[in-house]
Molecule: transfer RNA
Organism: Candidatus Gastranaerophilaceae bacterium
RNA sequence: GCGCUCGUAGUUCAACGGAUAGAAUAUCGGUCUCCGAAGCCGAAGGUUAUGGGUUCAAUUCCCAUCGAGCGUA
Numbered sequence: 001g002c003g004c005u006c007g008u009a010g011u012u013c014a015a016c017g018g019a020u021a022g023a024a025u026a027u028c029g030g031u032c033u034c035c036g037a038a039g040c041c042g043a044a045g046g047u048u049a050u051g052g053g054u055u056c057a058a059u060u061c062c063c064a065u066c067g068a069g070c071g072u073a
Base pairs, nucleotide, nucleotide: 001072002071003070004069005068006067007066010025011024012023013022018056027043028042029041030040031039049065050064051063052062053061
């Protein structure tokens, strides 16, 4: 350089083109306990990499850019 896969919460990941973008974990608060841990309840946390395009509607489809991984000479 070329090809393929990928980029969504602090982290690991979901989400037939249509619901207020969800779950686990972490964090914080409550409950429980002599105190913690575990368990239970709750809360906060998102420019869905960036910019365009298609569509009534885009996390999802298309293009470019940026970044990561793998393959190839």